[in-house]
Predicted 3D model of a 351-nucleotide part of an RNA (small-subunit ribosomal RNA, central domain) from an uncultured bacterium.
Context: one part of a larger RNA
RNA sequence: CUGGGUGUAAAGGGUGCGUAGGUGGCAGGGCAAGUCAGAUGUGAAAGCCCGGGGCUCAACCCCCGGUACUGCAUUUGAAACUGUCCAGCUGGAGUGCAGGAGAGGUAAGCGGAAUUCCUAGUGUAGCGGUGAAAUGCGUAGAUAUUAGGAGGAACACCAGUGGCGAAGGCGGCUUACUGGACUGUAACUGACACUGAGGCACGAAAGCGUGGGGAGCAAACAGGAUUAGAUACCCUGGUAGUCCACGCCGUAAACGAUGAAAUAAUAGGUGUCGGGGUCCACAGGAUCCCGGUGCCGCAGCAAACGCAUUAAGUAUUCCACCUGGGGAGUACGUUCGCAAGAAUGAAACUC
Numbered sequence: 001c002u003g004g005g006u007g008u009a010a011a012g013g014g015u016g017c018g019u020a021g022g023u024g025g026c027a028g029g030g031c032a033a034g035u036c037a038g039a040u041g042u043g044a045a046a047g048c049c050c051g052g053g054g055c056u057c058a059a060c061c062c063c064c065g066g067u068a069c070u071g072c073a074u075u076u077g078a079a080a081c082u083g084u085c086c087a088g089c090u091g092g093a094g095u096g097c098a099g100g101a102g103a104g105g106u107a108a109g110c111g112g113a114a115u116u117c118c119u120a121g122u123g124u125a126g127c128g129g130u131g132a133a134a135u136g137c138g139u140a141g142a143u144a145u146u147a148g149g150a151g152g153a154a155c156a157c158c159a160g161u162g163g164c165g166a167a168g169g170c171g172g173c174u175u176a177c178u179g180g181a182c183u184g185u186a187a188c189u190g191a192c193a194c195u196g197a198g199g200c201a202c203g204a205a206a207g208c209g210u211g212g213g214g215a216g217c218a219a220a221c222a223g224g225a226u227u228a229g230a231u232a233c234c235c236u237g238g239u240a241g242u243c244c245a246c247g248c249c250g251u252a253a254a255c256g257a258u259g260a261a262a263u264a265a266u267a268g269g270u271g272u273c274g275g276g277g278u279c280c281a282c283a284g285g286a287u288c289c290c291g292g293u294g295c296c297g298c299a300g301c302a303a304a305c306g307c308a309u310u311a312a313g314u315a316u317u318c319c320a321c322c323u324g325g326g327g328a329g330u331a332c333g334u335u336c337g338c339a340a341g342a343a344u345g346a347a348a349c350u351c
Base pairs, nucleotide, nucleotide: 003323004322005321006320007305008304012319014202015201016200017199021195022194023193025089026088028086029085030084031083033082034081035078036077037076038075039074040073041072042071049066050065051064052063053062054061092192093189094188095187096185097184098183099182104178105177106176107175108174109173110172111155116150117149118148119147120146121145122144126137127136163170164169207248208247209246210245211244212243216242217241221237222236223235224234259318260317262316263315264314268296269295270294271293272292273291274290275289276288277287278286279285280284300307301306324351325350326349333344334343335342336341
């Protein structure tokens, strides 16, 4: 390389959009590039293969004849398939119209509970904390309790293997702007599709830069305990940070450890969410269709676990990735980054 693979053994890119490329629905006509058939030329000799002969036999030896050289060029034809051109179709795809669902996104405003702090009142000796304690707070009046105020952050119940989003993720309420999906209809376009190397965009937490903010929590740090020790687990404090704006970073067990379109067809049963049709004895119920989200389960698959119309089964298309363990996601080089570092990514050696 081929082959075989990628849920858990090595292996699916964190996610989307999309360029080149690859692949591509139904039916008609033309062309003939691919494809197929015929003819001609060429495809040196030797060699290979087949037949025969010669070296006393034989040979990686010699001679004769034949086949073959699967190729290339020219030419004549065929038109099923691929391609291409022309003119069509509506089932794929998209648009329109009518609807309802949703923590989808961005911005602004508002709300109540709680923690903390401040002020004032009541009140007096403790509070707090733990396995037990101590550090800590408190007669300069704490804890508790009542009233008022300040400020920041998060939104109990509803809440649900519920919903939405490409993923990361999204949860108090209201308003404005805005993306997508779904159902029904069948008016319009007429293959406009699928995938997608590069590329572009998004991307939790932590971290970084500048400026704000800072209630609670809390790396680091300090103290108290525990312990043989205790650079920890427990306790009392506590700074970055957590929050906001703008700009970086670009990584996660970024997981369903399961690429996408999808697509096509392939037993069922039972929940639940959104929409719709039909029927009935109509606060509702039964049944069917489409789209999601769960559980169980047949065939089949699988090393087993398990998967099983939301496939890990049966097939097709495109991309990414794997090829024994360690060395090592290291070194070097390059690109990116303010840095931290990220991306790409070996070898010697060793088992």
Background:
Its mean pLDDT, the model's own confidence on a scale to 100, is 82. Its Rfam family is "Bacterial small subunit ribosomal RNA". Its family is annotated with structural constituent of ribosome and ribosome in the Gene Ontology.